[in-house]
RNA sequence: CUCUUAUCAAGAGUGGCAGAGGGACCGGCCCACUGAAGCCCGGCAACCGGUCGAGGUCCCUGGGCCCCUGCCCAGACCGACACGGUGCCAAGUCCGUCGAGCUCUCAAGAGCUUGAGAGAUGAGAG
Numbered sequence: 001c002u003c004u005u006a007u008c009a010a011g012a013g014u015g016g017c018a019g020a021g022g023g024a025c026c027g028g029c030c031c032a033c034u035g036a037a038g039c040c041c042g043g044c045a046a047c048c049g050g051u052c053g054a055g056g057u058c059c060c061u062g063g064g065c066c067c068c069u070g071c072c073c074a075g076a077c078c079g080a081c082a083c084g085g086u087g088c089c090a091a092g093u094c095c096g097u098c099g100a101g102c103u104c105u106c107a108a109g110a111g112c113u114u115g116a117g118a119g120a121u122g123a124g125a126g
Base pairs, nucleotide, nucleotide: 001126002125003124004123005122006121007120008119013041015040016039017038021031022030023029026096027095028094042089043088044087047085048084049083050081051080052079053078060075061074062073063072064071065070093118098115099114100113101112102111103110104109
């Protein structure tokens, strides 16, 4: 960088350094010298690994024993920890961009629901 897949309505400091930007792009609309980004400390969460615990209706997968449709082991599943790897700590992914549907409306337009696309994060693969 590309592909696959899961999640994205919650949560997270009145700290220190620093000194002008930031919210992915675009259009909005916001945040910011009452201090942005970044770094340190602190915190949130439970995606992956790890550790501990429980369990058998073998329900799922693999292996072993046995030649019976039975037994055993491991994994997965469930719970906890927060040790390691990340991630995150304004606003629904801040809202919208494309499609479909519904409601209000003479219409313009407005609102809501849903799907896709784009994006972010984790995991796996190349």
The RNA shown here (SAM riboswitch aptamer (S box leader)) has 126 nucleotides and comes from a Chloroflexota bacterium. Its mean pLDDT, the model's own confidence on a scale to 100, is 78. The sequence was found by an Rfam model in a public genome assembly. The organism belongs to Chloroflexota, within Bacteria. It matches the Rfam family "SAM riboswitch aptamer (S box leader)". From the family's description: The SAM riboswitch is found upstream of a number of genes which code for proteins involved in methionine or cysteine biosynthesis in Gram-positive bacteria. The model forms 97% of the base pairs in the Rfam consensus.